[in-house]
Context: one part of a larger RNA
RNA sequence: ACCAUGGAGUUCUGAUCAUUGGCGAGGUUAAGAAUUGAAAUUCGAAGCCGAAGGGAAACCGAUUGUUCGCAAUUAGCUAUUUUUGGCUAGUGAGGAACAAGGUGUGCUCGCCUGGAGUCAAUGGUGCAGAUACCCGAAGCCGGUCGAUCUAUGCCUGAGCAGGAUGAAGUCUCUCGAAGGAGAGAUGGAGGUCCGAACCAGUUCUGACGUGCAAUUCGUUUGGAUGACUUGGGUGUAGGGGUGAAAGGCCAAUCUAGGCCGGAAAUAGCUGGUUCCCCCUGAAACUAUUCGCAGAUAGACCUCGAUCGAGAUAGAAUGUGAGGUAGAGCACCGAUUGGGCACUUAGGGGAAGAAAUUCCUCGGUGCCCUGUCAAACUCCGAACUUGCGUUCGUUGUAGACGUCGGGUGUGAGGCCAUCCGGGGUAAGCUUGAUGGCCGCGAGGGAAACAACCCAGACUAAAGUUAAGGUCCCUAAAUUUCGGUUAAGUGUAAUACGAAAUGGUGUCGGCAGUCUUAGACAACCGGGAGGUGGGCUUAGAAGCAGCCAUCCUUCAAAGAUAGCGUAACAGCUCACCGGUCGAGAUUGUGGGCCCAGAAAAUGGACGGGGCUAAGCCGAGUACCGAUACUUUAGAAAACAGCAAUGUUAUUUGGUAAGGGGGCGUGGUGCAUGGGCAGAAGUCGGGCCGUGAGGUCCUGUGGACCGUGUACCAACGAGGAUCAUGGU
Numbered sequence: 001a002c003c004a005u006g007g008a009g010u011u012c013u014g015a016u017c018a019u020u021g022g023c024g025a026g027g028u029u030a031a032g033a034a035u036u037g038a039a040a041u042u043c044g045a046a047g048c049c050g051a052a053g054g055g056a057a058a059c060c061g062a063u064u065g066u067u068c069g070c071a072a073u074u075a076g077c078u079a080u081u082u083u084u085g086g087c088u089a090g091u092g093a094g095g096a097a098c099a100a101g102g103u104g105u106g107c108u109c110g111c112c113u114g115g116a117g118u119c120a121a122u123g124g125u126g127c128a129g130a131u132a133c134c135c136g137a138a139g140c141c142g143g144u145c146g147a148u149c150u151a152u153g154c155c156u157g158a159g160c161a162g163g164a165u166g167a168a169g170u171c172u173c174u175c176g177a178a179g180g181a182g183a184g185a186u187g188g189a190g191g192u193c194c195g196a197a198c199c200a201g202u203u204c205u206g207a208c209g210u211g212c213a214a215u216u217c218g219u220u221u222g223g224a225u226g227a228c229u230u231g232g233g234u235g236u237a238g239g240g241g242u243g244a245a246a247g248g249c250c251a252a253u254c255u256a257g258g259c260c261g262g263a264a265a266u267a268g269c270u271g272g273u274u275c276c277c278c279c280u281g282a283a284a285c286u287a288u289u290c291g292c293a294g295a296u297a298g299a300c301c302u303c304g305a306u307c308g309a310g311a312u313a314g315a316a317u318g319u320g321a322g323g324u325a326g327a328g329c330a331c332c333g334a335u336u337g338g339g340c341a342c343u344u345a346g347g348g349g350a351a352g353a354a355a356u357u358c359c360u361c362g363g364u365g366c367c368c369u370g371u372c373a374a375a376c377u378c379c380g381a382a383c384u385u386g387c388g389u390u391c392g393u394u395g396u397a398g399a400c401g402u403c404g405g406g407u408g409u410g411a412g413g414c415c416a417u418c419c420g421g422g423g424u425a426a427g428c429u430u431g432a433u434g435g436c437c438g439c440g441a442g443g444g445a446a447a448c449a450a451c452c453c454a455g456a457c458u459a460a461a462g463u464u465a466a467g468g469u470c471c472c473u474a475a476a477u478u479u480c481g482g483u484u485a486a487g488u489g490u491a492a493u494a495c496g497a498a499a500u501g502g503u504g505u506c507g508g509c510a511g512u513c514u515u516a517g518a519c520a521a522c523c524g525g526g527a528g529g530u531g532g533g534c535u536u537a538g539a540a541g542c543a544g545c546c547a548u549c550c551u552u553c554a555a556a557g558a559u560a561g562c563g564u565a566a567c568a569g570c571u572c573a574c575c576g577g578u579c580g581a582g583a584u585u586g587u588g589g590g591c592c593c594a595g596a597a598a599a600u601g602g603a604c605g606g607g608g609c610u611a612a613g614c615c616g617a618g619u620a621c622c623g624a625u626a627c628u629u630u631a632g633a634a635a636a637c638a639g640c641a642a643u644g645u646u647a648u649u650u651g652g653u654a655a656g657g658g659g660g661c662g663u664g665g666u667g668c669a670u671g672g673g674c675a676g677a678a679g680u681c682g683g684g685c686c687g688u689g690a691g692g693u694c695c696u697g698u699g700g701a702c703c704g705u706g707u708a709c710c711a712a713c714g715a716g717g718a719u720c721a722u723g724g725u
Base pairs, nucleotide, nucleotide: 001725002724003723004722005721006720011130012129013128014127015125016124017123018122019121020120021119022118023117026049027048028047032043033042034041053060054059063099065098066097067096068095072091073090074089075088076087077086078085079084100113101112102111103110104109133272134271136269140262141261142260143259144258145257151236152235153234154233155232156231157230158229159228160226162194163193164192165190169186170185171184172183173182174181175180198223199222200221204218206217207216238254240250241249242248275660276659277658278657279656280655285298286297287296288295289294300408301406302405303404304403305402306401310394311393312392314391315390316389317388318387319386320385321384322383326379327377328376333372334371337368338367339366340365341364342363343362346361347360348359349358350357351356412437413436414435415434416433417432418431420429421428442453443452444451457632458631459630460629461628462627463626467622468621469620470607471606472605476619478618479617480616481615482614483613489609490608500594501593502592504591505590506589508587509586510585511584512583513582521578522577523576524575525574527551528550529549532546533545534544557572560571561570562569633650634649636645637644638643661714663711664710665709666708667707668706669705670704671703672702679698680697682695683694684693685692686691
């Protein structure tokens, strides 16, 4: 991992609600007794619930009043909308409103009052208690068993190759007056040294690491006559022991041993929770909570009952509410420049011998001018919203409401728009409005929860949406007009790009010059007074200062640049000629280019494409579970039914409700089987489905169907249990 078998909302008591039934102002027995076949039945009134409430208590103690009116019913009229419909009037159960009454000091007010309960059965309950859907702790407590491991004590034994060092003491000798000192021998001390056995376990952080091994192997290393090692015996026991102390050790278990029990401890946490179909269908919000992984109440969902006529998402209109966007400076606060007035306490300056005076800076107010504001407003939309009317939609096939049973949810997320926080960052964060995902399939976007189209009952055919139509790949190598040369592009968005620059190219608009010849190019001229005056060594158009006139002309500056020491020289402005048709300036737009750097070679989905790119216009076609048509199924409603209605409905997680299938058994009824039961391999048919049924083979003795009831009743999941492969 697979297979088989097992495997999870049960049972009892109480509460409450619904349904069904019995009796009913009453209902019912319990323990127990009798009979008996383990029953059924008959007794059994103790008790319980109900029939009266109010008040803390003392205590007091309750209607058959009036009106409206649904269903229904009676009468009349009317119309055929034939099944009967409509209108008017009367009665009018239940219902509603008012009154009245009881009580509490009580006509502000609270509760109650015009008789319906009770006993069973079945079902619901995230109601209570019990193990309480199943599996799962670490832990807590009690009683016992352990010191054959290990810690430590005690008793009694055992073990320690070899080598080294050479204490005290002793002897001899020497020295000394002596105490004593020294030398040589001898001697053999020591928690002495080196090193086997033995004990230990340092390094390689080696080997091994499903091992030889739940601590081993190799190497290296520490101790090795001692606080040494060790055999046997024996003591200390669980909040206790023992500990040269590491929370170490106490039988592979220790910050409190093992085993059994309390015990199915508890778990707001994780995992799992078994057949089918049909109807409806959420929430991730608000409040409280030692509360934030949970609960409780409300909102939202569902089911039932009840009431009986309006309801209302939309549009228009009337009448109210609002202070946002914007705008503004009238308030408030900030704020540019100027003027005038006042203040002159203070700083700076001036005059004066001083008193003092004047100027300036500063401050306050007013005027003009220019600005700003979430916590400013003299103003002020769109928009939102209350109430009314009309239209629309919807409702007696019962809406809107009211009451009751049952949940789930209370971590939400993304997109668009409007704000706040952040950096006008985030697949960021807190809100609001809408959509979608959640709980939504299908088509498109290469793939892609929430982007675009579109809400899937079943089957078939057709038409379209978004998006597409060269090939992969269904449909145009479609028509017309532009544009791009960069493979730009072939990307709705997510899936990159800016400032800036371009005499790349294509349009638009507005000027100026131009056959009286423009622009560019080429040829020629570019002069005279004069070397202007000053300055200067010099200053002649061109170091510098001042002035910048006149003349001749087609034109030519007292000179725009280079140049010289100063001159000279070369150009320019300006003019003529040659040429012969556009030239030039500004502005705004389209596409394109540069700006443009990431790590293996690479991505428009790919191929590829010069359109099969981009812009504009058009016609075809393709394309979905959308729409249409046909057939069928189901739901709701009407109806006795047949049948009909619908301009409708049938996606769905959590969840609520309804109806079924199958398994085991029991009562009653009724069948099959050795001429082959159950089971089983394979196959056919029927049913929306759970499933049912038939046939051949196998098998060899039991098995069904209907109805009613009972349940240890349905497996693929739980790191599920046991067994097998």

Overview:
Predicted 3D model of a 725-nucleotide part of an RNA (large-subunit ribosomal RNA, domain II) from an archaeon. The sequence was found in a public genome assembly. Its Rfam family is "Archaeal large subunit ribosomal RNA". Its family is annotated with structural constituent of ribosome and ribosome in the Gene Ontology.